[in-house]
Context: one part of a larger RNA
RNA sequence: UAGUAGCGAUAAAGAAGGUGAAAAACCUUCUCGCCGUAAGUCCAAGGUUUCCUGAGUAAAGAUAAUCUUCUCAGGGUUAGUCGGUUCCUAAGUCGAGGCCGAAAGGCGUAGGCGAUGGAAAUCCGGUUAAUAUUCCGGAACCGCCGAAUCAACGUUUGACUGAAGGGGUGACGGAGAAGGGUAGGUCAGCCAGGUGUUGGAUAUCCUGGUUUAAGCGCGUAGGCGGGAGCGGUAGGCAAAUCCGCUGCUCCUUUAACGCUGAGACGUGAUGACGAGCGGUUCCUACGGGUUCCGUGAAGUGAUUGAUCCCAUGCUCCCUAGAAAAACCUCGUAGGAAGUUGACCAGGUGACCGUACCGCAAACCGACUCAGGUGGACGGGUAGAGUAUACCAAGGCGCUU
Repeated sequence: UAGUAGCGAUAAAGAAGGUGAAAAACCUUCUCGCCGUAAGUCCAAGGUUUCCUGAGUAAAGAUAAUCUUCUCAGGGUUAGUCGGUUCCUAAGUCGAGGCCGAAAGGCGUAGGCGAUGGAAAUCCGGUUAAUAUUCCGGAACCGCCGAAUCAACGUUUGACUGAAGGGGUGACGGAGAAGGGUAGGUCAGCCAGGUGUUGGAUAUCCUGGUUUAAGCGCGUAGGCGGGAGCGGUAGGCAAAUCCGCUGCUCCUUUAACGCUGAGACGUGAUGACGAGCGGUUCCUACGGGUUCCGUGAAGUGAUUGAUCCCAUGCUCCCUAGAAAAACCUCGUAGGAAGUUGACCAGGUGACCGUACCGCAAACCGACUCAGGUGGACGGGUAGAGUAUACCAAGGCGCUU
């Protein structure tokens, strides 16, 4: 230079009270403003204690600070069912032998590893300062082990078991349309309370509430396949009662049978929740707020309606649209005297993650940075709409 530029979105503040050495910024209350397909809520990645409580104010915070994502101390993450591992494979990657290469090493068979995919099972309510599909209450389900009872088959004329084997299934593209539902919304009815501070408002008035899951039972709107039995058999690298192929018989063609299938209804629930009411703790500005306990009304119908479910469905199209395991079945070698099924006592279920932020002041950008960051939900009025405008729940007013 200069007490100058600037103090990081023009969403916005005002008042009272409290605390305190000190208050524009902290706390409480009232009013105002902003977002509201978000600036709300829930996950993934990443961060790694930032979470909660108490104490503190040197430094950090673009200012002050009694405050903080700061400092110090203490506390906090509870699972058979959520996610991962104990299962499976994809791209890719590693790679016994092998091939190649001065060396280092490269490629690659068998075989592994590898989710962003496949594969068993949980919901509602309550609770903490901080966790909850994890704790508690109630109601469930799955896998494995398994007593008793009953039934069937069998003990060399072999029930049953039996794999890295056979077969089925798993198992899949794009676009489009119609239908049946549900979530959600709205209105009415019902229940509880209210009747005016300013002319009127006992009324067709105002305010609030009207919520309930998985599971189990039933098997609907629909969708798909002809079905059943007895033979034969050169195929499925061996076997097969399985699959395939094939012959015959029976049943029938808006059928039967089988598979699949939302939702509704019933139960779950004489439960839970529930506006409010009564008592009570603490604070109070006397308006009220708050803690705990008890009690507890109504809890129906109509309409609208999804991008969600039926649906991996249906129709059309050509570019013809993962794999493996689980699961079902067959039975080879081998084992084998008991085994299987139903019903049902009982038992058992390990390890890791779980706090908090998560379109952001906690991640990636040297910063409390107007940038970047995948998925789900996303109410009302007007509207074709997730546009736009204003609002609800909820969250903020962007640290001079």